[in-house]
Context: one part of a larger RNA
RNA sequence: GGAUGAAUGCUGGCGGCGUGCUUAACACAUGCAAGUCGAGCGGCAGCGCGGUCUUCGGACUGGCGGCGAGCGGCGGACGGCUGAGUAACGCGUGGGAACGUGCCCCAAAGUGAGGAAUAACUGCCCGAAAGGGUGGCUAAUGCCGCAUAUGGUCUUCGGAUUAAAGGAUUUAUCCGCUUUGGGAGCGGCCUGCGUAUGAUUAGGUAGUUGGUGAGGUAAUGGCUCACCAAGCCGACGAUCAUUAGCUGGUCUGAGAGGAUGACCAGCCAGACUGGAACUGAGACACGGUCCAGACUCCUACGGGAGGCAGCAGUGAGGAAUCUUCCACAAUGGGGGCAACCCUGAUGGAGCAACGCCGCGUGCAGGAUGAAGGCCUUCGGGUUGUAAACUGCUUUUAUAAGUGAAGAAUAUGACGGUAACUUAUGAAUAAGCACCGGCUAACUACGUGCCAGCAGCCGCGGUCAUACGUAGGGUGCAAGCAUUAUCC
Numbered sequence: 001g002g003a004u005g006a007a008u009g010c011u012g013g014c015g016g017c018g019u020g021c022u023u024a025a026c027a028c029a030u031g032c033a034a035g036u037c038g039a040g041c042g043g044c045a046g047c048g049c050g051g052u053c054u055u056c057g058g059a060c061u062g063g064c065g066g067c068g069a070g071c072g073g074c075g076g077a078c079g080g081c082u083g084a085g086u087a088a089c090g091c092g093u094g095g096g097a098a099c100g101u102g103c104c105c106c107a108a109a110g111u112g113a114g115g116a117a118u119a120a121c122u123g124c125c126c127g128a129a130a131g132g133g134u135g136g137c138u139a140a141u142g143c144c145g146c147a148u149a150u151g152g153u154c155u156u157c158g159g160a161u162u163a164a165a166g167g168a169u170u171u172a173u174c175c176g177c178u179u180u181g182g183g184a185g186c187g188g189c190c191u192g193c194g195u196a197u198g199a200u201u202a203g204g205u206a207g208u209u210g211g212u213g214a215g216g217u218a219a220u221g222g223c224u225c226a227c228c229a230a231g232c233c234g235a236c237g238a239u240c241a242u243u244a245g246c247u248g249g250u251c252u253g254a255g256a257g258g259a260u261g262a263c264c265a266g267c268c269a270g271a272c273u274g275g276a277a278c279u280g281a282g283a284c285a286c287g288g289u290c291c292a293g294a295c296u297c298c299u300a301c302g303g304g305a306g307g308c309a310g311c312a313g314u315g316a317g318g319a320a321u322c323u324u325c326c327a328c329a330a331u332g333g334g335g336g337c338a339a340c341c342c343u344g345a346u347g348g349a350g351c352a353a354c355g356c357c358g359c360g361u362g363c364a365g366g367a368u369g370a371a372g373g374c375c376u377u378c379g380g381g382u383u384g385u386a387a388a389c390u391g392c393u394u395u396u397a398u399a400a401g402u403g404a405a406g407a408a409u410a411u412g413a414c415g416g417u418a419a420c421u422u423a424u425g426a427a428u429a430a431g432c433a434c435c436g437g438c439u440a441a442c443u444a445c446g447u448g449c450c451a452g453c454a455g456c457c458g459c460g461g462u463c464a465u466a467c468g469u470a471g472g473g474u475g476c477a478a479g480c481a482u483u484a485u486c487c
Base pairs, nucleotide, nucleotide: 001487002486003485004484006483007482008481009480010479013359014358015357016356017355018354019352020351021317026315027314028313030312031311032310035074036073037072040071041070043067044066047065048064049063050061051060052059053058081270082269083268090195091194092193093192094191095190096189099187100186101185104183105182106181107180108179109178110177111176112146114144115143121136122135123134124133125132126131151162152161153160154159166175167174168173196242197241198240203233204232205231208230209229210228211227212226213225214224215223245267246266247265248264249260250259251258252257272293273292274291275290276289295306296305297304298303323349325348326347327346331345332343333342334341335340362392363391364390365389372383373382374381375380397424398423399422400421401420402419406414431476432475433474434473435472436457437456438455442471443470444469445468446467452459453458
């Protein structure tokens, strides 16, 4: 000198674009953050319409619009958050073979005939609740046989085995379903090289290293097991310990390098702590399940409920970090034929000079060089064209009017916002640090080794340009200075 997710002190007019718990992966009140489909199904709690009855209070009725709960499908494995763990094929880069893949695209073939249940519902029972038991009824794109087999799988090449689901309809079709092959994208696995510090860590290792066989997996493999062999790693640093998410990048630097990994993007890992599997194309699953633990809450004491490292917000910790806001209008995601619904993703607004950038706080004239202040050799000098005063302008401000783009036929949260026009009037707007040398900028008074200053050298003990105040000056400027950290 540059830089920062900064903080502190003094000060503070506006706008644009960004950024905002670096600490306790500490604990969380409250609300919301993942639903959707009635064109899969039986139905009908509630609402509206229609109908029937009516004592005019109402009752009944799935007939229609629709639809709570339920069965079923798809989605809750994405998106969002965090960086605890991890020194590792975790990441980066380049290769590889023994794999999987819902939705999407292309191609081929098919979609026949049946069956048994079960929730909802209803009767009864248990429980404070959470919830549960039992009898009876019913449906399906839920479940199970049979048929068929282009194909697929296995094969001793004889053969064996293996599917399906319907729905809507304007009767044209459309959305589906089953099997197979290919593709795209995505994912799993292996591997060369690269990727901290410490030797005041020198030996480490028994599923350990390899083989055979088996099991297991989508798949290779000690991944697991039985048996056999005794290997394998290590001063080219094994093992151990400490620290740490990695990268694209970012900061600095002429570069080499050094430091760093906030925001944005890619990958990985985690979801109160530890463990486990289920479902599924995909999880060993943040807002799923089970077990154990700690903590909090409810309880009728028998037993139950919960998990903000989602968005806001609270407490705590801390030098320190925001609103319990608006909208699905756009982009994208899930579901749906669609209409549409959901979406704290996202788009926006709010707060904070936290950062960067831009703008303004007037411009021109104006000497009796006014007054006042300060200094003075008492003559004057300086503040200083500075002010007053005269003329001008209106960025900004305030008020009024018009009023977008972003949206496609329609649909705008932002927002009556941005922008434009008009009016008013210099009107609404300057501070901070420093002035001994380094280092741009000097005098007076006060103080008297005191009070104090200080980055280094050093100032202060009665003539202090170094302390404090004032006048003046210098440097930056809506900031300025300090502290911390990096180069």